RNA sequence: UGGGUCGGCAAGACGGUCGCGUCGGUUGUCGUGCACCUAGGUGCGCACAACCGCCGAGGAACGUCCGGGCUCCACAGGGCAGGACGGUGGGUAACACCCACCCGGGGUAACCCGCGAGAAAGUGCAACAGAAAGCAGACCGCCACGGGCCUGUGCUUCUUAGGAGGCGCAAGCCUGGGGUAAGGGUGAAACGGUGGUGUAAGAGACCACCAGCGGCCCGCGUGAUCGGGUCGGCUGGGUAAACCUCGUCCGGAGCAAGGUCAGACAGAGAGCGAUGGGACUGCCCGUCCCGCUCUCGGGUAGACCGCUAGAGGGCUGCGGCAACGUAGUCCCGAGAUAGAUGGCCGUCCAGAUCGCGCAAGCGGUGGGACAGAACCCGGCGUAGCAGCCGGCCCAUUCC
Numbered sequence: 001u002g003g004g005u006c007g008g009c010a011a012g013a014c015g016g017u018c019g020c021g022u023c024g025g026u027u028g029u030c031g032u033g034c035a036c037c038u039a040g041g042u043g044c045g046c047a048c049a050a051c052c053g054c055c056g057a058g059g060a061a062c063g064u065c066c067g068g069g070c071u072c073c074a075c076a077g078g079g080c081a082g083g084a085c086g087g088u089g090g091g092u093a094a095c096a097c098c099c100a101c102c103c104g105g106g107g108u109a110a111c112c113c114g115c116g117a118g119a120a121a122g123u124g125c126a127a128c129a130g131a132a133a134g135c136a137g138a139c140c141g142c143c144a145c146g147g148g149c150c151u152g153u154g155c156u157u158c159u160u161a162g163g164a165g166g167c168g169c170a171a172g173c174c175u176g177g178g179g180u181a182a183g184g185g186u187g188a189a190a191c192g193g194u195g196g197u198g199u200a201a202g203a204g205a206c207c208a209c210c211a212g213c214g215g216c217c218c219g220c221g222u223g224a225u226c227g228g229g230u231c232g233g234c235u236g237g238g239u240a241a242a243c244c245u246c247g248u249c250c251g252g253a254g255c256a257a258g259g260u261c262a263g264a265c266a267g268a269g270a271g272c273g274a275u276g277g278g279a280c281u282g283c284c285c286g287u288c289c290c291g292c293u294c295u296c297g298g299g300u301a302g303a304c305c306g307c308u309a310g311a312g313g314g315c316u317g318c319g320g321c322a323a324c325g326u327a328g329u330c331c332c333g334a335g336a337u338a339g340a341u342g343g344c345c346g347u348c349c350a351g352a353u354c355g356c357g358c359a360a361g362c363g364g365u366g367g368g369a370c371a372g373a374a375c376c377c378g379g380c381g382u383a384g385c386a387g388c389c390g391g392c393c394c395a396u397u398c399c
Base pairs, nucleotide, nucleotide: 001395002394003393004392005391006390007389008388009387012348013347014346015345016344017343018342020056021055023053024052025051026050027049028048029047031046032045033044034043035042036041037040058370062381063380065379066378067377068376069375070254071253072252073251082250083249084248085247086246087101088100089099090098091097102116103114104113105112106111117245118244122243123242124239125238139184140183141180142179143178145176146175147174148173149172151170152169153168154167155166156165157164158163192210193209194208195207196206197205211235213232214231215230216229217228218227219226258305259304260303261302267296268295269294270293271292272291276290277289278288279287280286312331313330314329315328316327317326318325319324349368352365353364354363355362356361
């Protein structure tokens, strides 16, 4: 310098102006509630209006896919059904998340990918090609045997001396039923590999070595696993986000949860029942209060609480390879309810495009990604214009 790989940052900046929401303040009102008194004023609130001031979306606020907190309901314990998860060790409130490692795969490497338990419990499934695809299979080829044809040849019979026939042997061709998984060809995959023995030809049929599987033993490691030894049958393909098996975990609904106040309305039916329900009060006694539950119908849909400071963030120290934990210190002003957080202008910034220019640059055009709180957190996934910074790897050049 070029290429690659991993991680982090940021999410245009400043000013003016007009608007929106919460909160605070000031002033006002033929408004309204309460209190006081000298009886129409004063004080304290509420509502509304104007003005002033502070603050006012995100890294994903998103999808609502997981896991928690919180709330109400249900619940002795155990089980069935159903669902989720699945190498090992750790982290965490928890997780399907994160970290480290192992195994397998890809890459020269940095590094990346893996829904990574069980296919030797059972059931199921598999396009095309191919002869055959799941206690495999004989298309070609190879091999012995039987039959036929033809050529050559040996022996022999007849003969009209040209030949004709019979019995064998050898090579070739055709054919029949067999043997064979060494070779060819098909396929993602053809039932271990190489060499030898063996055989008619062959074959783990047998042998040696190698690979792989299983049992036992030894060693390092918390462990997955790794290394080594020995024995064994000679080898038993894939698929479990197919049923299934094993192990671990899981009650349901959700802030429109749930509670308080105010207001409105119309009750009816069914069941249970005073040995009931509720409060003081966790339990017993006691005291006090009250019928309770369900269904249908009717009414309201206003205000307040829940509501935002939390498993919160930064820095430093300590522990840990890390995720993370812990101590100290500092910091952190959205809370709407049909739902505020926006528009315009100017200067600059980044980038796009067009023209001019050798170039530096100048001018014009257009214009600033994805998106947007609604109880709160931890994750995952998805979206994303143009950027900035750093670690590591490979190649090349120069010193």
Model confidence (mean pLDDT): 76 of 100.
This is a predicted structure of a 399-nucleotide RNA (Bacterial RNase P class A) from an Actinomycetota bacterium.
The gene name in the source record is rnpB.
Lineage of the source: Bacteria > Bacillati > Actinomycetota.
The model forms 94% of the base pairs in the Rfam consensus.